[in-house]
Model confidence (mean pLDDT): 83 of 100.
Small-subunit ribosomal RNA, 5' domain from an uncultured bacterium, 534 nucleotides, folded computationally.
It matches the Rfam family "Bacterial small subunit ribosomal RNA". Rfam links the family to the GO terms ribosome and structural constituent of ribosome.
Context: one part of a larger RNA
RNA sequence: GAACGCUGGCGGCGUGGAUAGACAUGCAAGUCGAACGGGAUUUUAUUUGUAGCAAUACACGUAAAGUCUAGUGGCGUAAGGGUGCGUAACACGUGGGGAAUCUGCCGAAAAGUGGGGGAUAGCUCGCCGAAAGGCGAAUUAAUACCGCAUGUGGUUAGCGAGGACAUCCUCGCGAUACCAAAGCCGGGGCAACCUGGCGCUUUUUGAUGACCCCGCGGCCUAUCAGCUAGUUGGUGAGGUAACGGCUCACCAAGGCUAUGACGGGUAGCUGGUCUGAGAGGACGACCAGCCACACUGGAACUGAGACACGGUCCAGACACCUACGGGUGGCAGCAGUCGAGAAUUUUUCUCAAUGGGGGAAACCCUGAAGGAGCGACGCCGCGUGGAGGAUGAAGGUCUUCGGAUUGUAAACUCCUGUCAUUUGGGAACAAUUGUUGGCGAUUAACUGUCGUCAGCUUGAUAGUACCAGAAGAGGAAGAGACGGCUAACUCUGUGCCAGCAGCCGCGGUAAUACAGAGGUCUCAAGCGUUGUUC
Numbered sequence: 001g002a003a004c005g006c007u008g009g010c011g012g013c014g015u016g017g018a019u020a021g022a023c024a025u026g027c028a029a030g031u032c033g034a035a036c037g038g039g040a041u042u043u044u045a046u047u048u049g050u051a052g053c054a055a056u057a058c059a060c061g062u063a064a065a066g067u068c069u070a071g072u073g074g075c076g077u078a079a080g081g082g083u084g085c086g087u088a089a090c091a092c093g094u095g096g097g098g099a100a101u102c103u104g105c106c107g108a109a110a111a112g113u114g115g116g117g118g119a120u121a122g123c124u125c126g127c128c129g130a131a132a133g134g135c136g137a138a139u140u141a142a143u144a145c146c147g148c149a150u151g152u153g154g155u156u157a158g159c160g161a162g163g164a165c166a167u168c169c170u171c172g173c174g175a176u177a178c179c180a181a182a183g184c185c186g187g188g189g190c191a192a193c194c195u196g197g198c199g200c201u202u203u204u205u206g207a208u209g210a211c212c213c214c215g216c217g218g219c220c221u222a223u224c225a226g227c228u229a230g231u232u233g234g235u236g237a238g239g240u241a242a243c244g245g246c247u248c249a250c251c252a253a254g255g256c257u258a259u260g261a262c263g264g265g266u267a268g269c270u271g272g273u274c275u276g277a278g279a280g281g282a283c284g285a286c287c288a289g290c291c292a293c294a295c296u297g298g299a300a301c302u303g304a305g306a307c308a309c310g311g312u313c314c315a316g317a318c319a320c321c322u323a324c325g326g327g328u329g330g331c332a333g334c335a336g337u338c339g340a341g342a343a344u345u346u347u348u349c350u351c352a353a354u355g356g357g358g359g360a361a362a363c364c365c366u367g368a369a370g371g372a373g374c375g376a377c378g379c380c381g382c383g384u385g386g387a388g389g390a391u392g393a394a395g396g397u398c399u400u401c402g403g404a405u406u407g408u409a410a411a412c413u414c415c416u417g418u419c420a421u422u423u424g425g426g427a428a429c430a431a432u433u434g435u436u437g438g439c440g441a442u443u444a445a446c447u448g449u450c451g452u453c454a455g456c457u458u459g460a461u462a463g464u465a466c467c468a469g470a471a472g473a474g475g476a477a478g479a480g481a482c483g484g485c486u487a488a489c490u491c492u493g494u495g496c497c498a499g500c501a502g503c504c505g506c507g508g509u510a511a512u513a514c515a516g517a518g519g520u521c522u523c524a525a526g527c528g529u530u531g532u533u534c
Base pairs, nucleotide, nucleotide: 002530003529004528005527006526009382010381011380012379013378014377015375016374021338022337023336025335026334027333030075031074032073035072036071038069039068040067041066042065043064044063045062046061048059049058050057051056082293083292084291092217093216094215095214096213097212098211101210102209106206107205108204109203110202111201112200113199114148116146117145124137125136126135127134128133153179154178155177158173159172160171161170162169163168183198184197185196186195187194188193219265220264221263226256227255228254231253232252233251234250235249236248237247238246268290269289270288271287272283273282274281275280295316296315297314298313299312318329319328320327321326346372348371349370350369354368355366356365357364358363385415386414387413388412395406396405397404398403419475421470422469423468424467425466434456435455436454437453438452439451440450441449442448478523479522480521481520482519483504484503485502489518490517491516492515493514499506500505
């Protein structure tokens, strides 16, 4: 966050599985050919061949320029999105500490980027299997992998100075030993070579993110009073990014508790929300921050970061496929289905904007997000007409039968045009990027890069909002109550029956309390009932 009953015209803004059950189907994480070798294909040029007298057509090659791509490789997949099972805990909030720590991408600064090697996927061939998939042989590339060189630097003893909180930190000196790298895309040049951009390596620093420790704070229960052996501390070792019984060996016997230990129950925490004059009380939907979880339980690998929702392994339950040998799966992502439930929506559109990932860029991906749809679920706004109109019409109801009331209500007359309908026009959200042409800066110069100006180009929502015109009162009112509390009364029926009811209480023959009718009252596209809180 409501549900149920009756009723229901429009719009805006919000909001919608509260019941961790199982899930068909589609989508939700990709991207880079400017890292790499292949493959396919298009265009152009061309050697050769075939057919033809020739133009020409076709085919095998070669070269160049593109497009697409399974695979290797890089980055991302740890964010974003969902849920609240567990958790009474340094989980959260707040205030501190880390002289006990790590940090990919990003910013700043310094230095470097030399020379080699062996493989492997792919492709080809062969084999096994129903499939999922797997095995063998031959061969190949890289920004994949591995040595070597170099050492600005960093790590590793010690000494000195300064600082600090015991361990330590910063700076300076300094012996030994150890530790790097990768190329790609352009421009100029006949060439040698020069040069730009993006990368790569080492180090310092910043920023961001993360981790650890501590004080204080926030539920119920004593019909839970004692709890604890890695338990509390020490020495040593291991492990970690790092401190630590975190783990282990040995030693000691400690540690917590009436200021509630231990146990049991319940529960994600907070900013806040509701209520209240406040103090408080209750709650923690939506939005934001943190935490925990991802079929159930356990484990590690990779990585800067996970013990990883759409990764791996093991076990279990469940479901599906099967050739019975064996395999596959995980919606608490967005929609949607079944079940259970009082109860909760479309198997929609778009990446136009904002943001994220990849890329030099164009661009691609994005159920994040932006929108639309459904639901009176909530709040707010508007309308269902306005003015005049007494023979106080008819009808209804009541009646003391005279009349009263419904009631200016209707009819009737004159108007208006909100909303809905219809016709026409028609947005903002757009800034970029790219490209074309100028100008300026940088550079020895070109390319490039950066800045700036002008033109062109990009809208899901949406032919929507909005504006103008047209017609016509035409299409738009109900629900509950009427004994007192509590605003609003009579008649008929019924006769302690049928029934009403929140409390008091009504009903047994004149019922303002039941049922119907007329009238009235209160709210109003809502009105009542139930539930819950103050």